[in-house]
């Protein structure tokens, strides 16, 4: 140059035949405890990598375009 993947919370990952997005871990609080730790409970926290287009609706489908892994030359 050519090809096929991956990109969603502070991390690590789900989320399919399109229907207004979720776990764990982490953080904040709260119960327990003389305290802490552990356990349980609650909260916060993402415009789903960027632009565009389809569509009555797009993490999801269509180009483009960043970056990142593999492969081939």
């Nucleotide at each position: 140059g050519c090809c096929a993947c991956c990109u969603u919370a502070g991390c690590u990952c789900a989320g399919u035949u399109g229907g207004u997005a979720g776990a764990g871990c982490a953080g904040c609080u709260c119960a327990c405890u003389c305290g802490u730790a552990a356990u349980g409970g609650g909260c916060a926290g993402g415009u789903c990598g960027u632009c565009g287009g389809u569509u009555c609706g797009a993490a999801u489908c269509c180009g483009a375009u960043a970056g990142g892994u593999g492969g081939c030359u």